Predicted 3D model of a 91-nucleotide RNA (Glycine riboswitch aptamer) from a Hyphomonadaceae bacterium. NCBI's taxonomy places the organism under Bacteria, Pseudomonadota, Alphaproteobacteria, Hyphomonadales, Hyphomonadaceae. Its mean pLDDT, the model's own confidence on a scale to 100, is 78. The model forms 90% of the base pairs in the Rfam consensus. It matches the Rfam family "Glycine riboswitch aptamer". About the family: This family represents the bacterial glycine riboswitch.
[in-house]
RNA sequence: GUCUUGUUCACGGGAGAGUGCGGGUUUGACUCGCCACCGAAGACGAAACCGCUGCCGGAAACGCUCAGGUCAAAGGGACCGUGGACAAAUA
Repeated sequence: GUCUUGUUCACGGGAGAGUGCGGGUUUGACUCGCCACCGAAGACGAAACCGCUGCCGGAAACGCUCAGGUCAAAGGGACCGUGGACAAAUA
C1' cells in the first nucleotide's frame, strides 16, 4: 500500500398497512377507548440454516406482533450504494 471482513460517521436511495368509528378539544393537531390491518427499529421464537455430537450453542430478509406503525407531511426505517476513520485477518 492492495483485497476481504467488522465497527462507526457523513451523503444518497429506501416498502407495507385506516382519510376507520366514538369521546375529549372552538377547528385542526393532539389525546382516550374500540375494531380492523402492516412488518424493514428493537425485543422474542420450541425457527430455515450453521457449528457440533451433548439433553448443546449460534441464528435469517423465516415466524410472532410485546413494542412500533397504518391520509399527506414530518419523523423513524432493515437493507443497498459512495466516501472517510478505526480495528482484525490474509497474501